[in-house]
RNA sequence: GAAGUCGGCCGGACCGCCGCUGGUGCAAGCUGGGAAACCAGGCACUGGAGGAACGUCCGGACUGCACAGGGCAGCGUAGGAGGUAACACCUCUCCACCGUGAGGUGAGGAUCAGAGCAACAGAGACGAGUCGAGGUGGUUUCCACCUCGGGUGAAACGGGCAAUCUCUACGCGCAGCAAUACCAAAUAGGCCAGCGUUGAUGUGGCUCCGCGGAGCUGGCGGGUAGGUAGCACCGAGCCGGGUGGGUGACCCCCGGCCCAGAUUAAUGGCGGUCACGCUGCGGGCAACCGCAGUGCACAGAAUCCGGCUUACAGGCCGACUUCACAC
Repeated sequence: GAAGUCGGCCGGACCGCCGCUGGUGCAAGCUGGGAAACCAGGCACUGGAGGAACGUCCGGACUGCACAGGGCAGCGUAGGAGGUAACACCUCUCCACCGUGAGGUGAGGAUCAGAGCAACAGAGACGAGUCGAGGUGGUUUCCACCUCGGGUGAAACGGGCAAUCUCUACGCGCAGCAAUACCAAAUAGGCCAGCGUUGAUGUGGCUCCGCGGAGCUGGCGGGUAGGUAGCACCGAGCCGGGUGGGUGACCCCCGGCCCAGAUUAAUGGCGGUCACGCUGCGGGCAACCGCAGUGCACAGAAUCCGGCUUACAGGCCGACUUCACAC
């Protein structure tokens, strides 16, 4: 210098104007909506997408239902050891394969429990049977058995495949935030009480008289619409440090912080400056400088968390390998 391998990180910055949305505080429990539950409204301060928020694939938290214990069935996992709340994740390591190498990949338990499968070639692909030689026996031109060899083939009686069923060991109760809990209309239906064919309620004129003819009134309880909680979290939490432990995943200690959140579903729009990439032009021996144009990805929370997979313009850092050259 070139080509690579692994690991880690960033993924625009700032200013102005106009908005959206959560929280806290301040003021009358003031105004508005609503039957209520409850919601909204002012001002100030303050928070407001990601490394994958994606997929919803795996594991948990949480919630409801079920549940003495065990087994069967079903589903899943599979070298060994460890990490973790848990896992199919991660780490270390053994073995096999790939790579010159750094490294990468592995569905790597069991085929003396049983079943199934094996293209082509071959007599024969797992109790059917071929050629040759030798041996033993018999009922001796023949037959049976044993051993060796040839030929086909990846594999020939030895076995192979469990990414076919199966067996073994281990794990899993089922459903999911549209879980679930609470508050709670209208209408219909239910139950109870009272009144009512001796004419109620209703209705026209209103002391009363008509019309009309079977319900009316009140209460209770369940469910629905609607509302609130779950739900924005003191947490498997985040950030920093440790001449703490461990090969490592990870764990421990110390200090600091409180960090998005709806369901008409917020996290935006416009303008400007800078950074970065590309292209063109000009200048310069060159590194580079100036101007103009253009681009700036993948994608967006919805109960929360740990993983995995997939997408991604552009860029940064570290360790290592191979080759070439120079000393």

The prediction has a mean pLDDT of 79. Bacterial RNase P class A from a Pseudomonadota bacterium, 327 nucleotides, folded computationally. The gene name in the source record is rnpB. The model forms 91% of the base pairs in the Rfam consensus. Taxonomically the source falls in Pseudomonadota (Bacteria, Pseudomonadati). Its Rfam family is "Bacterial RNase P class A". By type it is a ribozyme. Rfam's curators write: Ribonuclease P (RNase P) is a ubiquitous endoribonuclease, found in archaea, bacteria and eukarya as well as chloroplasts and mitochondria.